[in-house]
RNA sequence: AUGAACGCUGGAAAGUAGCGCGCCCCAGGCGCGCUCGCCGAAGGAGCAAGGGCCUGUCCCGGUGGGACCCGGCCCGAAAUCUCUCAGGUCCCAGGACAGCGGGGGC
Numbered sequence: 001a002u003g004a005a006c007g008c009u010g011g012a013a014a015g016u017a018g019c020g021c022g023c024c025c026c027a028g029g030c031g032c033g034c035u036c037g038c039c040g041a042a043g044g045a046g047c048a049a050g051g052g053c054c055u056g057u058c059c060c061g062g063u064g065g066g067a068c069c070c071g072g073c074c075c076g077a078a079a080u081c082u083c084u085c086a087g088g089u090c091c092c093a094g095g096a097c098a099g100c101g102g103g104g105g106c
Base pairs, nucleotide, nucleotide: 006101007100008099009098010097015036017035018034019033020032021031022030023029024028037089038088039087043085044083045082046081050075051074052073053072054071056068057067058066059065060064
């Protein structure tokens, strides 16, 4: 100096949908499951740049040479981008990420 953990603070989007079951303090509420929609900021997955190879492409003074711009394949492959498996979809909670965790003296 950087990162992780920890503490404090900030921190978005989208259904108070329908049906069924269970529980409770039963005009209702909560939990779970299914269905239909929706969201992206736990987690997860995908790729761009880049690198390599030539069976490919291109070039030349061409029965052979050279190159990797184009082409194919492989490796690699970030994000708040993309997907929506997971997760979430009034509030609460959760939450990527961000800021701070100080100064002086002996």